Description: Large-subunit ribosomal RNA, domain IV from a metagenome, 328 nucleotides, folded computationally. It matches the Rfam family "Bacterial large subunit ribosomal RNA". Rfam links the family to the GO terms ribosome and structural constituent of ribosome.
Context: one part of a larger RNA
RNA sequence: CUACACUGAAGGAACUCGGCAAAUUACCUCCGUAAUUUCGGGAUAAGGAGGCCUUCUGUAUGGGCAACCAUGCAGGAGGGGCACAGACCAGGGGGUAGCGACUGUUUACCUAAAACACAGGGCUCUGCGAAAUCGUAAGAUGACGUAUAGGGUCUGACGCCUGCCCGGUGCCGGAAGGUUAAAAGGAGAGGUGCAAGCCUUGAAUUGAAGCCCCGGUAAACGGCGGCCGUAACAAUAACGGUCCUAAGGUAGCGAAAUUCCUUGUCGGGUAAGUUCCGACCUGCACGAAUGGCGUAACGACUUCCCCGCUGUCUCCAGUGUAGACUCA
Repeated sequence: CUACACUGAAGGAACUCGGCAAAUUACCUCCGUAAUUUCGGGAUAAGGAGGCCUUCUGUAUGGGCAACCAUGCAGGAGGGGCACAGACCAGGGGGUAGCGACUGUUUACCUAAAACACAGGGCUCUGCGAAAUCGUAAGAUGACGUAUAGGGUCUGACGCCUGCCCGGUGCCGGAAGGUUAAAAGGAGAGGUGCAAGCCUUGAAUUGAAGCCCCGGUAAACGGCGGCCGUAACAAUAACGGUCCUAAGGUAGCGAAAUUCCUUGUCGGGUAAGUUCCGACCUGCACGAAUGGCGUAACGACUUCCCCGCUGUCUCCAGUGUAGACUCA
C1' cells in the first nucleotide's frame, strides 16, 4: 500500500452527481397513533414504557380421594451488574412531487424500469366445412368450442370525461352512368386462284372485377389557422372586419419525463437554492382510448426536504487476518 473485519476525541452530510458505503433501528407485552381513504386500509404509522434475580400476596386452568403437583396471570417489596429481547438472529423513520393503479414479467452473461403484462374499456372480423393460422395437398389447430364463443387491433384498476373535422388515405355500402381484358361479333379490306376456295386483316356492337363516380365511417390512418382594428389614463380586448380551410384545439392540464429563449416572473423552503414545491400562462413544439385530468393502496423506480444516525467528510489514526516487501 491492497483486500476483508473492528474501534475512535470534537463536530455530524461540511463528503458526493447522489447519504454511495457504513451506522442507527430491530423481538415480545402494555400505552398511544395524523393527514387521507376505494372505509379494506394508511399502521409495526409516528412516539413512549417495561423485560434479569430474590421474596410476599392474590388469582386462574389442568391432574389427584387427599396431601399436593404442573402451567399461567396480576399486584407489592427488595437485590446485583458497564450492560437484563445481555451472544446469535432481528424494520431507521417522516413529509413532498413525478411515473406506473395493484401482485406479476423482462435484456441467462453491463440496463428490473416510467418498459411488457394485467383485470377493465372500445372498434372490427367470424353463422360453423366459421373467421384466422400451418400445409402444394390430404389434413390439422381454432374446438370435441358455437356470437355470454373464437380471431385481429388499440387502450390499460377506479373516479370525472373522451370535443370539432370524412377534404386526403384506408375500410364499408351503392340494380344508374363513364372507362375497360380475354372472348363473342363480323360491316368491310387485302393476297392468291379460271373457279370453288384457302390465307391475312378487320369497323360498329356485346363483354367482369377494378378504377372514375355517389354516399357512410375517426376508441380507422390522421388533422384540429392567419392578418388588422376597437372600451372616457394606460394596458388589455368581451366586440368588429378580412383571407384561407375538411375543420380551425373544446373540457382539463400547462416553464411539464413536453419550455428553445430560461437560472422565465412571483411566492415558499436555505445565511446563501440552475434542483424542489405552489402559482402565473408569453403552450419555440400539451390535449382528450398513439387517451385527457385526478386518485387511496402498492414500488430493490425517480425528485426534493426533515428527524435520527454515523470515519462519507473536517482529517485522519490505530488494531486484527491474508497478501505485498526483506532475509532464509